[in-house]
RNA sequence: CCUCGAAACGGCAAACUCAUCGCGAGGUGGGGGCGCAAAGUCAUGGAUCUGAUAUGUUUCAGACCGCCAGACUGCCGAAG
Numbered sequence: 001c002c003u004c005g006a007a008a009c010g011g012c013a014a015a016c017u018c019a020u021c022g023c024g025a026g027g028u029g030g031g032g033g034c035g036c037a038a039a040g041u042c043a044u045g046g047a048u049c050u051g052a053u054a055u056g057u058u059u060c061a062g063a064c065c066g067c068c069a070g071a072c073u074g075c076c077g078a079a080g
Stems, first nucleotide, its partner, number of pairs: 002080002004077002011036002016031006034066001040072003044069003048063005
């Protein structure tokens, strides 16, 4: 350095719940902890979802990366 994910220091935080913002999908903060070695970042492609439009599935505006890809970055080091 590469593969890989044993251990440790730590990190993140699903469902549910409280507060708050949003028409909504959902966001943020507290509690919580199912899981995660990229569950870090970016809506770039696809999927899914919401609102409006449209009426034969179009167009526009959004949400979601803890759905699958892609790009960029990154902690530790048992074993090979």